[in-house]
Source information:
Predicted 3D model of a 164-nucleotide RNA (Lysine riboswitch aptamer) from a mouse gut metagenome. Model confidence (mean pLDDT): 80 of 100. RNAcentral holds the sequence, with entries from MGnify.

Formats: sequence, C1' cells, structure tokens
RNA sequence: GAUAGAGGUUGCGUGUUUUAGGAGUAAUUUUUUGGAUGUGGCAGGCACAUGGGAAGAAAAAUGAAAGGAAAAAACGCCGAAAGGGCUCAUAUACCUGCGGAUGGGCUCUUGGGCAUACAGCGAAGAGCUGUAUGACUGUCAUCAGUUUCUGAUGUUGCGCUAUC
Repeated sequence: GAUAGAGGUUGCGUGUUUUAGGAGUAAUUUUUUGGAUGUGGCAGGCACAUGGGAAGAAAAAUGAAAGGAAAAAACGCCGAAAGGGCUCAUAUACCUGCGGAUGGGCUCUUGGGCAUACAGCGAAGAGCUGUAUGACUGUCAUCAGUUUCUGAUGUUGCGCUAUC
C1' cells in the first nucleotide's frame, strides 16, 4: 500500500407499503357582530383585496395536507453517519437584502448506543440535533491475577484485527 472483516440483534442510512397522529386543525361557504385595514417568510419597494364592508370575534356546514413517528420486509453499508463553518447551484406569489428548504464542493468535530438536564426544530409528554453529566459497551495500550479470561487505569475511528 491492497484485500477481507469485527463492534450491535436497540450499529448507521435510503426509499416503498400500511398505521396512528397531525385534526375536527388549516382552509372554503353561509349568518350575526365589528367598522378600516389586510395579504405576498421578515424589512423596504411594488402589486393585489377591501364602505358593493378589511382585520378580529361567535355559530353552523363541508373538511384536508406536509415534514416528523411506529411496524414489516428489501436495499446500501461500518466515517457507516451526524452536526458546525465557508462557498456554489436550484426553486419560492413580483424586485432588492436577509432568512429558511433541497442538493454539490472544501474544511473542522464526533468510536457506538442509552438515560438525564438545558437549548433549538416540531402540533406534541413523539422524535431529531447540539452541549454537559452518568453508567454501559467496542478496540488498543499498561499493570496484576486463578491466563486468551477477569479486574484496574488510560486513550479513541486517518483507529483495530487477519492475509498478501
């Protein structure tokens, strides 16, 4: 340097199907009230609706969807993957700026899952992400022992094991 593997049956990720939830919510229509604003993610501009009645409130009728979640099998894998920063591209109910979403590139951090607390996203007591703490676990190193196992301590993936 190349190839092949291991960590776990709660390792990681992808899409498909079904289900719950979202929610009797948003939205639409009608009636009553109200009486001048409202809409386009935010701001400015611009545009549109509106005294032939805006926003808001109440009642009735109709009534969704997405992201996210659970299960099953399948597929791709073991920096699997996740997140931060910078940059590029795409689309958005108009233009500019900011922001958000999706994807690509460069770079930094993180061995893995779990629990708890805080923060963010989220409809959410679900879940995800980040930080901190805790025990557990994998690998390697050192020491000890009843010796290929156990215990203690420490590091962590650009690592470890096997073969060439």